[in-house]
C1' cells in the first nucleotide's frame, strides 16, 4: 500500500429502513437476612466511532475519514 471483517449502555451482544434503540451482566435503592451473599421488585445510565449523502423516515443503505483484528504484498 491492497483485500476482508468489526465499532451500539461500564462489559458481552441484539435490533426487517418504520413510529420510545433493547436484553443479559454490572451499578444504585428497597424488601429479605443477626450480617453478607443469593433471590425478588423498582430505578439510573445511549452524540449507535466521526463527517456527509439518499429517503417522508437511517443503528440499518451509499461515500469519505478514524480505530481495532485477520490476510496479502
Nucleotide at each position: 500500500g491492497g483485500g476482508c471483517g468489526a465499532g451500539u449502555a461500564g462489559c458481552u451482544c441484539a435490533a426487517u429502513g418504520g413510529u420510545u434503540a433493547g436484553a443479559g451482566u454490572a451499578c444504585g435503592u428497597g424488601c429479605u437476612u443477626u450480617a453478607c451473599a443469593c433471590g425478588c421488585a423498582c430505578g439510573g445510565g445511549g452524540u449507535u466511532a466521526c463527517a456527509g449523502g439518499u429517503c417522508c423516515g437511517a443503528g440499518u443503505c451509499c461515500u469519505g475519514u478514524c480505530u481495532c483484528g485477520c490476510c496479502c504484498a
Molecule: transfer RNA
Organism: Candidatus Nealsonbacteria bacterium CG08_land_8_20_14_0_20_36_22